[in-house]
Molecule: SAM riboswitch aptamer (S box leader)
Organism: Anaerolineales bacterium
RNA sequence: CUCUUAUCCAGAGAGGCGGAGGGAACGACCCGACGAUGCCUCGACAACCGACCAGCCCCGGCUGACACGGUGCCAAUUUCGACAGAUUUUUUCUGGAAGAUGAGAG
Repeated sequence: CUCUUAUCCAGAGAGGCGGAGGGAACGACCCGACGAUGCCUCGACAACCGACCAGCCCCGGCUGACACGGUGCCAAUUUCGACAGAUUUUUUCUGGAAGAUGAGAG
């Protein structure tokens, strides 16, 4: 980087460095010198994978618990839209695309 698969309306910030754009991409709308985005430290959140434990089915799964290890994450629903359909008078819903994260494969 590509493919497969699961999830994406919940949750969770302080300090330091640094100094201008940032929120993937287009539009909108937001965040940002009252210092954003980013990086580091600590902390928190969560529970995808592994370990341990318990229960059930029966030997490999399912469910639960835990938070030890590997990730992830801590503005806004993935910020909203964008494409298709339904609804209908511009509003709501469903699906898709794209994206993010985990696990597996190449």